Predicted 3D model of a 72-nucleotide RNA (transfer RNA) from a bacterium.
The prediction has a mean pLDDT of 80.
Parts: sequence; structure tokens; C1' cells
RNA sequence: GCCCUCGUAGUUCAAUGGAUAGAAUAUAGGCUUGCGGAGCCUGCGAUUGAGGUUCGAUUCCUCACGGGGGCA
Repeated sequence: GCCCUCGUAGUUCAAUGGAUAGAAUAUAGGCUUGCGGAGCCUGCGAUUGAGGUUCGAUUCCUCACGGGGGCA
């Protein structure tokens, strides 16, 4: 330099063009307990960036950025 692949809550993962982007875990509050833990309830929290296509984009296209891999 070229090619492939990935980028979503603090973390691990879903969502194959249409819903309020969902779950587990973590975390905060409450219930419970003599205290804690476990359990139950509730809350908080995310689509890498900029364009494009579309009535509608996490999803498709382009470029950039970042991680991984291959070739030279």
C1' cells in the first nucleotide's frame, strides 16, 4: 500500500429495512433479614463519526476513524 472482517448500555450479547433498540450482568433505590448475602420490585444506562439511498436505516452504499486478520 491492497483486501477481508468487526465497531450497540460499565461488561457480554440480541435486534436480517418498520414497535418505546431488548436481555443478562454490573450499578442505584426499595421490600425482605437481628446484620449481611440470596431472592423479588423499580430506576439509570448504548447504535464510532460524516454523508447518501429510502416514506422509514442498528440494518443497505460511500468516505473517515478505531480493533482484529490476510497478501505484498
It matches the Rfam family "tRNA". By type it is a transfer RNA.